Molecule: Bacterial RNase P class A
Organism: Henriciella marina
RNA sequence: AGACGGCCGGGCAGUCGCUGGUAUGGCCGAUAAGGCUGUGCUGGAGGAAAGUCCGGGCUCCAUGGAAACAGGGCGGCGGAUAACGUCCGCCCGGCGCAAGCCGAGGGAAAGUGCCACAGAGAGCAGACCGCUCCGGAUUCGUCCGGAGUAAGGGUGAAAGGGUGGGGUAAGAGCCCACCGCGGGGGCGGUAACGUCCCUGGCAUGGUAAACCCCGCCUGGAGCAAGACCGAAUAGGGGGCGCAUAUGGGCCGUUUCCAGCCCGUGCCCCGGGUGUGUCGCGUGAGGGUCGGUGCGAGCCGGCUCCCAGAGGAAUGACUGCACAGGCGCCGCAAGGCGCUGGACAGAACCCGGCUUACAGGCCGUCU
Repeated sequence: AGACGGCCGGGCAGUCGCUGGUAUGGCCGAUAAGGCUGUGCUGGAGGAAAGUCCGGGCUCCAUGGAAACAGGGCGGCGGAUAACGUCCGCCCGGCGCAAGCCGAGGGAAAGUGCCACAGAGAGCAGACCGCUCCGGAUUCGUCCGGAGUAAGGGUGAAAGGGUGGGGUAAGAGCCCACCGCGGGGGCGGUAACGUCCCUGGCAUGGUAAACCCCGCCUGGAGCAAGACCGAAUAGGGGGCGCAUAUGGGCCGUUUCCAGCCCGUGCCCCGGGUGUGUCGCGUGAGGGUCGGUGCGAGCCGGCUCCCAGAGGAAUGACUGCACAGGCGCCGCAAGGCGCUGGACAGAACCCGGCUUACAGGCCGUCU
């Protein structure tokens, strides 16, 4: 100078408040349900509580199973996990002197589409300049015509393998060596892949966060889910009477198998919204120790209980030190004064990702 990882993210004390729990009083109410209120003790935001982008728990909707199709998602290999698009280890490619970082990282010789501008030509390749040969003309400077040529120039993001040599009229995988690529095999590795040998002169431009193909996964809605208490109507259930079906209905579509249901009249039961209560915090939970694994993690012991509101509490003030910043004094050590702490904030819960963040501490490596 740089790279990576982990942690903290304001502290202490006092006063006054807010809110959950618990204990104990008072008042209202009917000695009820419950409400209002006082006091003591005690709990009270985050690393992202955020974006709501993934994955799950939980809840409801739908009768169960199978197949195909459609739609959506994912994509190197192996592992971790409840699961994942996350994480760990490894492989390959790119960048960096290095530590290390980045990669939507299956398939472009199944098919289709697209490749702007520029350029002669952008996909059944392509002669604009140049190069070479032949013929003709010539004012001897060149010019015209024909044929060959993809080595060179030019255009472009990209021009039909690359470098070097041979070869040739000039050229060209035309031939050769190495590299690359395709095919086959040996060895190492669980695998991705690596490495070595043989072989083919080379056929295959790019693009799949374009259609598509291959493999795997996949129902929808969300705590305003939903449950309980709870008038009348409707819808719903039961009984009786009548009616009947080779039909119709039951989770995106279709098919199959199994199962269930059906129209109408009367009577009875019952039936929601608001308010209230529950859901609602013992959980894939935190701490610590031991074992195991390269690691993500897993296994076991001990221990702790740690917000739960709902127009939504978690705040305000004062004091004391402190990191940091600025100014002045001083050669310096230091002293004095002023200032001063970011991003943000639970709303069913959990695992991730992403984004925001003043400042500080620690460790490893180049």